Small-subunit ribosomal RNA, 3' major domain from an uncultured Acidimicrobiia bacterium, 469 nucleotides, folded computationally. RNAcentral holds the full RNA, with entries from ENA, Greengenes and SILVA. The prediction has a mean pLDDT of 86. Rfam family: Bacterial small subunit ribosomal RNA. Rfam links the family to the GO terms ribosome and structural constituent of ribosome.

[in-house]
Context: one part of a larger RNA
RNA sequence: UGACGGGGGCCCGCACAAGCGGCGGAGCAUGUGGAUUAAUUCGAUGCAACGCGAAGAACCUUACCUGGGUUUGAUAUGCACCAGACGCAUCCAGAGAUGGGUGUUCCCUUGUGGUUGGUGUGCAGGUGGUGCAUGGCUGUCGUCAGCUCGUGUCGUGAGAUGUUGGGUUAAGUCCCGCAACGAGCGCAACCCCUGUUCCAUGUUGCCAGCACGUGAUGGUGGGGACUCAUGGGAGACUGCCGUGGUCAACUCGGAGGAAGGUGGGGAUGACGUCAAGUCAUCAUGCCCCUUAUGUCCAGGGCUGCAAACAUGCUACAAUGGCCGGUACAACGGGCUGCGAAACCGCGAGGUUGAGCGAAUCCCUUAAAGCCGGUCUCAGUUCGGAUUGGAGUCUGCAACUCGACUCCAUGAAGUCGGAGUCGCUAGUAAUCCCGGAUCAGCAACGCCGGGGUGAAUACGUUCCCGGGCC
Numbered sequence: 001u002g003a004c005g006g007g008g009g010c011c012c013g014c015a016c017a018a019g020c021g022g023c024g025g026a027g028c029a030u031g032u033g034g035a036u037u038a039a040u041u042c043g044a045u046g047c048a049a050c051g052c053g054a055a056g057a058a059c060c061u062u063a064c065c066u067g068g069g070u071u072u073g074a075u076a077u078g079c080a081c082c083a084g085a086c087g088c089a090u091c092c093a094g095a096g097a098u099g100g101g102u103g104u105u106c107c108c109u110u111g112u113g114g115u116u117g118g119u120g121u122g123c124a125g126g127u128g129g130u131g132c133a134u135g136g137c138u139g140u141c142g143u144c145a146g147c148u149c150g151u152g153u154c155g156u157g158a159g160a161u162g163u164u165g166g167g168u169u170a171a172g173u174c175c176c177g178c179a180a181c182g183a184g185c186g187c188a189a190c191c192c193c194u195g196u197u198c199c200a201u202g203u204u205g206c207c208a209g210c211a212c213g214u215g216a217u218g219g220u221g222g223g224g225a226c227u228c229a230u231g232g233g234a235g236a237c238u239g240c241c242g243u244g245g246u247c248a249a250c251u252c253g254g255a256g257g258a259a260g261g262u263g264g265g266g267a268u269g270a271c272g273u274c275a276a277g278u279c280a281u282c283a284u285g286c287c288c289c290u291u292a293u294g295u296c297c298a299g300g301g302c303u304g305c306a307a308a309c310a311u312g313c314u315a316c317a318a319u320g321g322c323c324g325g326u327a328c329a330a331c332g333g334g335c336u337g338c339g340a341a342a343c344c345g346c347g348a349g350g351u352u353g354a355g356c357g358a359a360u361c362c363c364u365u366a367a368a369g370c371c372g373g374u375c376u377c378a379g380u381u382c383g384g385a386u387u388g389g390a391g392u393c394u395g396c397a398a399c400u401c402g403a404c405u406c407c408a409u410g411a412a413g414u415c416g417g418a419g420u421c422g423c424u425a426g427u428a429a430u431c432c433c434g435g436a437u438c439a440g441c442a443a444c445g446c447c448g449g450g451g452u453g454a455a456u457a458c459g460u461u462c463c464c465g466g467g468c469c
Base pairs, nucleotide, nucleotide: 008469009468010467011466012465013464015460016459019423020422021421022420023419026314027313028312029311030310031309032308034305042053043052064300065299066298067297068296069295070294073123077122078121079120080119081118082117083116084115087104088103089102090101091100092099093098106114107113108111125289126288128287129286130285134283135282136278137277138276139274141272146185147184148183149182150181151180152161153160154159165176166175167174191266192265193264194263196234197233198232199231200230201229202228206223207222210221211220212219237260240254241253242252244250316416320375321374322373323372324371325370326369332363333362334361337356338355342351343350344349382413387408388407389406390405391404392403393402429452430451431450432449433448434447435446
């Protein structure tokens, strides 16, 4: 000077408390340790690993295993020499890689040419090792309010001061004071979305008024009022009034206002910490392999399961289940695509194919809700695991190992021990919808969108984390 203390003071945070809903018990899904295995590829390991890398493991992916091949190589480039095409079509052997046969067949600027194959040689190649040799990127403390510098002053010096103190703030935010005076990186603001309004412009959007038309529909003429879209402004600044206050910063209350004291949300992450993570995204030093640790292929594995953990989904029901009728979204995506209407099928789906490169057409009937009916507390008309049978779709191919549909089957489960998690408002809870990846899909995951829509906060003694003295 720091760090630490079951030392003190002050102050924050869903940290506790007050509430609401979960997890921990059941079944299933996914990930992990473990055990197993020829292989179950590798990495991530308290918070900050465990629905993580993986925004898609049947083949491919794929890095693993078994077996079969290959050695200038699957790929790049230089040189020397040799050969003539390369390619395309087809046949045979083979699990395929590959090997063999047949047919057809070069270009021109005519050269030390292009191009292809072979031989040889420099070399290629490595998801092999080291993240404790590294770059880059990332997590975390933490969106916490801190971290420093120049000059001056003090101290023999390490250092101190400034940055401490009195107030105040979300904030080292601002004010006052002060041997300090200034400054930088952070804070805030500038950026994006959203909430109000004005102006301009109206197609594919809209339809008040005027017409036309239909079984019905902005369908048509037309219109720019409204909604909406696009662009540009205005608006919020403690600006105004009052209380408190050092009459400072600021705090509390009020007015007006769509919005009030950072309006709400996002992006944005200081100096640094953890030899944190990543050599398997990429790049890269060194080391290692070079007829193999490279490379090609087929099949298998990454999905295997006694028990264990983590994260989710579905439930255990009547604020519910089932049946019928009926209402209202937003974000997005679409040409190897989205696919209407019609018909067939109980259904998954099929046939056919209008329209649309899309404010035009399609995905696209949102669901919870509302109105009726039924069930009457039961392992049930709850719950749907598991299993049998029959199918659909994608795809060379669903055996290992896909999703979905129908019929049958109907398991555990009656609200969960110790303990533990999330959330302060359009939040929690609950209900559907879309997208990326993607042939298909193990998505109940992830990232977004809207619908319905609460309870509680006395307070800071205590638990956890953090800041200042």